[in-house]
Molecule: SAM riboswitch aptamer (S box leader)
Organism: Dethiobacter sp.
RNA sequence: CUCUUAUCGAGAGCGGAGGAGGGGUGGCCCCGAUGAAUCCCGGCAACCAGCCUGACGGCUAUGGUGCUAAUUGCCGCCGGUGAAGUAAACUCCGGAGAGAUGAGAG
Numbered sequence: 001c002u003c004u005u006a007u008c009g010a011g012a013g014c015g016g017a018g019g020a021g022g023g024g025u026g027g028c029c030c031c032g033a034u035g036a037a038u039c040c041c042g043g044c045a046a047c048c049a050g051c052c053u054g055a056c057g058g059c060u061a062u063g064g065u066g067c068u069a070a071u072u073g074c075c076g077c078c079g080g081u082g083a084a085g086u087a088a089a090c091u092c093c094g095g096a097g098a099g100a101u102g103a104g105a106g
Base pairs, nucleotide, nucleotide: 001106002105003104004103005102006101007100008099013041015040016039017038021031022030023029026075027074028073042068043067044066045065047064048063049062050059051058052057072098077095078094079093080092082090
């Protein structure tokens, strides 16, 4: 980097360092000197490992991980729905694509 697969509406600091940005991408809309990114510590979770079970599943949080504003912040593609009514725009629902993370493989 690619493929396969599972999950993505819950949860988690008024700490230290740092010093102006960040929320993937386009459009919005937000967060940020009452301190962004990032690093350390803390915390949350339980995907893998571990333990128990015939299995379903359960337990632990030691290890590998991830996460620690807002539904993956919302929308963007396809279909349907409500209302509207030339249409467009708007509400809600389903699906896909994309993205993130884990695990396996190349």